RNA sequence: GCCUCCGUAGCUCAGUGGCUGGAGCGGCGCUCUCGUAAAGCGCAGGUCGGGAGUUCAACUCUCCCCGGAGGCU
Repeated sequence: GCCUCCGUAGCUCAGUGGCUGGAGCGGCGCUCUCGUAAAGCGCAGGUCGGGAGUUCAACUCUCCCCGGAGGCU
């Protein structure tokens, strides 16, 4: 330098045009307990890497950039 893939909650990831953007773990609160753990219930937490474009509508499609992983030379 070229090719491929990835970037979504604190972490691991799902979501592949319309639905309120979700799960598990973690955090906080409550219940329970003599107390702790476990368990149950609830809550918070996201500019969906950045920008532009297509579209009535974009996390999702296209382009550029940034970052990461792998491969080729």
Record summary
Transfer RNA from a Candidatus Woesearchaeota archaeon, 73 nucleotides, folded computationally. RNAcentral holds the sequence, with entries from ENA. Its Rfam family is "tRNA". Model confidence (mean pLDDT): 80 of 100.